A computed fold for a 70-nucleotide RNA from a Patescibacteria group bacterium, annotated as transfer RNA. It matches the Rfam family "tRNA". About the family: Transfer RNA (tRNA) molecules are approximately 80 nucleotides in length. Rfam classes the family as a transfer RNA. Model confidence (mean pLDDT): 84 of 100. NCBI's taxonomy places the organism under Bacteria, Bacteria candidate phyla. The RNAcentral record of the sequence draws on ENA.
[in-house]
RNA sequence: GAGCCCGUGGUUCAGCGGUAGAACGUUCGGUUCACAUCCGAAAGGUCGAUGGUUCGAUUCCAUCCGGGCU
Numbered sequence: 001g002a003g004c005c006c007g008u009g010g011u012u013c014a015g016c017g018g019u020a021g022a023a024c025g026u027u028c029g030g031u032u033c034a035c036a037u038c039c040g041a042a043a044g045g046u047c048g049a050u051g052g053u054u055c056g057a058u059u060c061c062a063u064c065c066g067g068g069c070u
Base pairs, nucleotide, nucleotide: 002070003069004068005067006066007065010024011023012022013021018055026042027041028040029039030038048064049063050062051061052060
């Protein structure tokens, strides 16, 4: 330098054009003598960046940044 894949809550991942979700974790409450387990609730996201297409973009396109493989 070239090709391919990936980038979404703290972590691991879903979401293939129309309100951003799950599990775990965190916090609070219940339960317990207490802790754990279990049950309920809540907080937490500029969807890597900048442009473009579109009525509308996490999603499609271009460039760039970061990571992985060849």